[in-house]
RNA sequence: UGGGGGGUCGUCCAAUCAGCAGGAUUCCGGGUUUUGGUCCCGGCGAUGCGGGUGCGAGUCCCGCCCCCCCAG
Numbered sequence: 001u002g003g004g005g006g007g008u009c010g011u012c013c014a015a016u017c018a019g020c021a022g023g024a025u026u027c028c029g030g031g032u033u034u035u036g037g038u039c040c041c042g043g044c045g046a047u048g049c050g051g052g053u054g055c056g057a058g059u060c061c062c063g064c065c066c067c068c069c070c071a072g
Base pairs, nucleotide, nucleotide: 001071002070003069004068005067006066007065010025011024012023013022019055027043028042029041030040031039048064049063050062051061052060
């Protein structure tokens, strides 16, 4: 440099044909316990950046950035 794949809560992983971004875990609060841990309940928290299409974009299109694989 060319081709392919990928980027979503702190972390890991979903989101069907574009239609309220969800789960687990971490963390925070409460309950349980003599305390801690376990367990139970609740809560906080995210679409890499900039444009385009569209009533509506995590999803489609364009450019850029970063990561992985292959080729040179």

A computed fold for a 72-nucleotide RNA from a soil metagenome, annotated as transfer RNA. Model confidence (mean pLDDT): 82 of 100.